Annotation
This is a predicted structure of a 1521-nucleotide RNA (small-subunit ribosomal RNA) from a metagenome.

[in-house]
RNA sequence: AGAGUUUGAUCCUGGCUCAGAAUGAACGCUGGCGGCGUGCUUAACACAUGCAAGUCGCACGAGAAAUUCCGUGCUUGCACGGGAGAGUAAAGUGGCGCACGGGUGAGUAACGCGUGGAUAACCUACCUCCGGUUCCGGGAUAACGUGGGGAAACUCGCGCUAAUACCGGAUAAAGUGCAAAGAACCCCGGUUUUUUGCACCAAAGGUGGCCUCUACAUGUAAGCUACUGUCCGGAGAGGGGUCCGCGUACCAUUAGCUUGUUGGUGGGGUAAUGGCCUACCAAGGCUUCGAUGGUUAGCUGGUCUGAGAGGAUGAUCAGCCACACUGGAACUGACACACGGUCCAGACUCCUACGGGAGGCAGCAGUGAGGAAUCUUGCGCAAUGGGGGAAACCCUGACGCAGCAACGCCGCGUGGGUGAUGAAGGCUUUCGGGUCGUAAAGCCCUGUCAAGUGGGAAGAACCCGAUAUGUGCCAAUACCACAUAUCGCUGACGGUACCACUGAAGGAAGCACCGGCUAACUCCGUGCCAGCAGCCGCGGUAAUACGGAGGGUGCGAGCGUUAUUCGGAUUCAUUGGGCGUAAAGGGCGCGUAGGCGGCCGCUUAAGUCAGAUGUGAAAGCCCGGGGCUUAACCCCGGAAGUGCAUUUGAUACUGGGCGGCUUGAGUACGGGAGAGGGAAGUGGAAUUCCUGGUGUAGAGGUGAAAUUCGUAGAUAUCAGGAGGAACACCGGUGGCGAAGGCGACUUCCUGGACCAGUACUGACGCUGAGGCGCGAAGGCGUGGGGAGCAAACAGGAUUAGAUACCCUGGUAGUCCACGCAGUAAACGUUGAUCACUAGGUGUAGCGGGUAUUGACCCCUGCUGUGCCGCAGCUAACGCAUUAAGUGAUCCGCCUGGGGAGUACGGCCGCAAGGUUAAAACUCAAAGGAAUUGACGGGGGCCCGCACAAGCGGUGGAGCAUGUGGUUUAAUUCGACGCAACGCGAAGAACCUUACCUGGGUUUGACAUUGAAGGAAUCCCCAUGAAAGUGGGGAGUGCCUUUCGGGGAGCCUGAAAACAGGUGCUGCAUGGCUGUCGUCAGCUCGUGUCGUGAGAUGUUGGGUUAAGUCCCGCAACGAGCGCAACCCCUACAUUUAGUUGCCAGCAUUCAGUUGGGCACUCUAAAUGGACUGCCCCGGUUAACGGGGAGGAAGGUGGGGAUGACGUCAAGUCCUCAUGGCCCUUAUGCCCAGGGCUACACACGUGCUACAAUGGGCGGUACAAAGGGUAGCGAGAUCGCAAGAUGGAGCCAAUCCCAAAAAGCCGUUCUCAGUUCGGAUUGGAGUCUGCAACUCGACUCCAUGAAGUUGGAAUCGCUAGUAAUCGCGGAUCAGCAUGCCGCGGUGAAUACGUUCCCGGGCCUUGUACACACCGCCCGUCACACCACGAGAGUUGGUUGUACCCGAAGUCGUUGGGCCAACCCGCAAGGGAGGCAGGCGCCUAAGGUAUGGCUGAUAAUUGGGGUGAAGUCGUAACAAGGUA
Repeated sequence: AGAGUUUGAUCCUGGCUCAGAAUGAACGCUGGCGGCGUGCUUAACACAUGCAAGUCGCACGAGAAAUUCCGUGCUUGCACGGGAGAGUAAAGUGGCGCACGGGUGAGUAACGCGUGGAUAACCUACCUCCGGUUCCGGGAUAACGUGGGGAAACUCGCGCUAAUACCGGAUAAAGUGCAAAGAACCCCGGUUUUUUGCACCAAAGGUGGCCUCUACAUGUAAGCUACUGUCCGGAGAGGGGUCCGCGUACCAUUAGCUUGUUGGUGGGGUAAUGGCCUACCAAGGCUUCGAUGGUUAGCUGGUCUGAGAGGAUGAUCAGCCACACUGGAACUGACACACGGUCCAGACUCCUACGGGAGGCAGCAGUGAGGAAUCUUGCGCAAUGGGGGAAACCCUGACGCAGCAACGCCGCGUGGGUGAUGAAGGCUUUCGGGUCGUAAAGCCCUGUCAAGUGGGAAGAACCCGAUAUGUGCCAAUACCACAUAUCGCUGACGGUACCACUGAAGGAAGCACCGGCUAACUCCGUGCCAGCAGCCGCGGUAAUACGGAGGGUGCGAGCGUUAUUCGGAUUCAUUGGGCGUAAAGGGCGCGUAGGCGGCCGCUUAAGUCAGAUGUGAAAGCCCGGGGCUUAACCCCGGAAGUGCAUUUGAUACUGGGCGGCUUGAGUACGGGAGAGGGAAGUGGAAUUCCUGGUGUAGAGGUGAAAUUCGUAGAUAUCAGGAGGAACACCGGUGGCGAAGGCGACUUCCUGGACCAGUACUGACGCUGAGGCGCGAAGGCGUGGGGAGCAAACAGGAUUAGAUACCCUGGUAGUCCACGCAGUAAACGUUGAUCACUAGGUGUAGCGGGUAUUGACCCCUGCUGUGCCGCAGCUAACGCAUUAAGUGAUCCGCCUGGGGAGUACGGCCGCAAGGUUAAAACUCAAAGGAAUUGACGGGGGCCCGCACAAGCGGUGGAGCAUGUGGUUUAAUUCGACGCAACGCGAAGAACCUUACCUGGGUUUGACAUUGAAGGAAUCCCCAUGAAAGUGGGGAGUGCCUUUCGGGGAGCCUGAAAACAGGUGCUGCAUGGCUGUCGUCAGCUCGUGUCGUGAGAUGUUGGGUUAAGUCCCGCAACGAGCGCAACCCCUACAUUUAGUUGCCAGCAUUCAGUUGGGCACUCUAAAUGGACUGCCCCGGUUAACGGGGAGGAAGGUGGGGAUGACGUCAAGUCCUCAUGGCCCUUAUGCCCAGGGCUACACACGUGCUACAAUGGGCGGUACAAAGGGUAGCGAGAUCGCAAGAUGGAGCCAAUCCCAAAAAGCCGUUCUCAGUUCGGAUUGGAGUCUGCAACUCGACUCCAUGAAGUUGGAAUCGCUAGUAAUCGCGGAUCAGCAUGCCGCGGUGAAUACGUUCCCGGGCCUUGUACACACCGCCCGUCACACCACGAGAGUUGGUUGUACCCGAAGUCGUUGGGCCAACCCGCAAGGGAGGCAGGCGCCUAAGGUAUGGCUGAUAAUUGGGGUGAAGUCGUAACAAGGUA
């Protein structure tokens, strides 16, 4: 620091996802040790049990027992007394503490917290310091005793007693209050202080010691003394209360809230201010700078993350707050409205004798429950700290330790070295090997941890005691107190840390991942199954993605997963984003608040800047140092803490105040332009209607029609009239307006802009949340109007349908007036304003200059409106002084797609609806621009038997053949639009043969190795359908030899490796082939352009059969294709002359023979054709048109030749081959059957339907081939197929071989025929082991359909079509098929509109599997979330009223009462208590609202879901843009 993912590819926008760090975690697998931390995040749910706050006898009274000792009663046993236990335990009065410490985070959005201030508005026990005091009295009461009630808890009566408990009095320095006078300070409210006077308030003793004074006179008491306590006052420290500034979550789909409310006065209350409370008076107070309401939440130091700014968080530790079962209340006290106190109410639990009682773990452990999940009912007060005490000491689940848990962080170990036969084994393999792997074993070492044995700390210093010294007190060297020194005493952890020794490599490694991101690859299994997955995505038979294995990578006592936070995310953008087309500019204006604001000067110092001071707790982070062996951890010091407050300065800028200025803004005067707005009036053209005239059969409408109108007179035409609406031409990217919008003419009223120059005001400005107004079309209301047009509707067409497009009609509406509505692709998809930044060229308005008599022309300024274009910007397209450039100010808006501009709620509206505006759920995209293709019922150019023009066919018949289908034991398999279907198959009776049935066989029919034997080979017999099985016989070769033998080939053959497979996969492949297409295309290098995909070249102008050539050009070149080179053919020459030929000579039946090689021909070489020549056109070109010559003329004709690629095209059954499968079978052998089936459908053919023909007879002319297991002549036989026979020929020699159509003659005469030949019967021939299934041919007989073929469709452009025969391959035989050959031999092409295919350019695109594309909506089915819903049921909250516990307060107090007063007493008084009443009030109740949740018959739309239905709306002109 980035990466993956939208596309065929690209750039951008944009979301989703990943890599990092972290955690109080949990889960899975695994687990050796230690240190330091941490450990109910959920139910503030309920709690058994134990412990967590007591202590003081130096405040006080009283005071046991067990046990034991002694004595007595007589020693047993028992009883009594005394001593010890013991002034102990327990209880009580009293004091102090219990408000700390510990827990939790429910509540709280608040002065609760943080930070800084204020208190001149306050309090403070214990502690410290200072000044003083501690006098005289009194009456009670617990405990206790006794009596009673109760199950218990507990309680009542009577009686006794003490105090540092309680009460009265005295004293009053100081204090407090009041009054008076003065001073200082001050925030002007007051505070502090001095003096004087008046009034008021105190107390408690205890312990130790001593007798100097006094009394008794032993010693004690008074007294003295020390310590300690009490009381009054002042001060300090620490703590607390209250108030204020600032900061402190989300929702505006919460906009208004408030009656003690806001303020005042009097009073009350408090430690203290205050509506804190009360009475009266006034009517205020808060709020868009967010009141009120709702939701959520303890706050902070800090913690996590981040480069930072930020974001998230608030466990452990620390500060503050709040709470203690829930709600309310007070009491005590210095402090509480009190976690382990009280009272009341409620819920719950427990006890109960049913009458009543008890309780509160959010203390430490622990239990149950909840939950994914969180520990021991441990030890100790040794340390630190706290409470009490004079102290010893006691208490302390605070705390210190230990236990459990890999929960986290940190450290250590599980060994080190050496060791190659690269062991065995695993995995893999191309079978050679590779890898695990120096890894192991082996050898040599070491000893951390763990284990065992032994030793063994620090944490401890106080206190206290003892001794010594000193000081104070005193009469005192006693005593006491204090200080110092020495010694002694105290350890839960724990026999722990640590150390030493012993033996021993011994006891100690896993987890995740390995397609990309992301480090790491192979085999097997599986076969869209099982499964994986964070995103993209893997899996449908070769899965590096599933599962296993081997190997590898990463981390390591852990590793993964899940959850959450920050980061990456500049993806809420202050740092640091955007808004023309990606999401995003408000429809437009006016304008309020607010924000921002020209030049100069003075002033102020609020912002701003600088310095200082205080604060910013500690811990933490950072830096330095130190301590544990290191680290984590801990300790010390420093720095930092961006903040707040106070204060002193500075004054450039901003702000405030004052004064001035004119350039921003505005006003007046002068001009001209304009569909700017409103109102009134006027006009002509046209449509329609009405009246009349002329006139007659149609009109109208369409792609074509029909509905419709018309003989009752339409349409057409003329004249007149009526009415409504709109204003042709001018008219123009012309004008005006803020936008919507505005178009005949005239008048009136009226807004704005512009130009020129002068004067005036003096910043008056810009923007603008809310607000107000305007606002197309359509719509609504009321009333008019209504010609034309025209939703709805009707009819006619079209169509599969046609609720559409087209046609005929037609109502709202369109028009006017007045209201409402408030939206548009209200668009320049571009908010307003200001400034700046090259130009060029139009146009509209108004000027200026020059010139002119004048009008033009020309130069120039401002305003508006267009086009082109530089810099710059932009993802690109594009924008570009009218910015989308560069800056400034203000407003609006955006944050992935869908759900959705929807639901709910609010506001507005008569309604329609508008506005504001979510969520659940779902997807990994949605999108912008541009690129290359492909496509278009887009365009342009061009080509092709593509159409057209022709000729002949197919489709109808019969047959042949192939295919589908069906059938079958099997009808083997493949090929399926063109480009499968007379195709593989150039030939299925057996064989072929792969299929079926049956019979056999298992190292095999075939190959290699091979022990052993034998030559090979041939013949015979039995059995069987054959394969096979069994038996017998004949027979011995070749090479070499040292004569034993060895070798090659062949046969038999045990055993095993292996053979074999036409089994599967052509979607694993090679090779070969088809097709587009013999179409003219397909690319590359370098350069250039573009961010890039890509473009350019290859486009353009011509031309060509051609990317053929020429010209031009940021391209220049090149390659594969085209063409040419090759073959055949057409002409000629030369050479050659047998088997070919024969002109002349001879000869014959015959080129038969002699002879010849001229000719034909054969087959080799060469020539020839190149737009070379001429004319014309063209750009002087390429080239085209015409002509000459020539056998041939513009590639002469034909063939071979097939670019980059496409179709996962075809072929595993030609061959080859990976993988998989079979192995007594899916291999092999054999017999028979099948591939030849047959209601049917299709393709390709043959033969026909006849007279341009059929039959018969005669007669002529080819080419190209084939032939020895062959072709087979002449001859003979047969009607014929053929047979007999064998001449000749290994072929320019012989044979197949007759060419046929043709020509000549004859017959038939238009018929189902003398056409046609199917089918069937009979008889034969040939091939072949064998013609039954199932061959071909011949003869005789039979004589079917068919009389030219519907829709549709095929071939062909010249030696072609058509027609005629011939040959060959395969082959024993079998040809209408295929491949070749020649004979005869046409017609037509105007032309490119249309159909099909193709090429180039261009355009649109939502396609890229590429139009056989993409894609929309209803319906049907399944699932999911949501809305509405008669209601039902919770929560919360408001209002009104009822009831009202405890308690404070007030009032009363007839009952009761020790202290004080009066009084001899009785009694009275003062004061108080119980009780009563009243206000307030928790809970509760009744009624009625708000908000919010759950649920509901039914209902609504939405989303999702490989192959459902209907159509085809959109994307191309998407077929109606």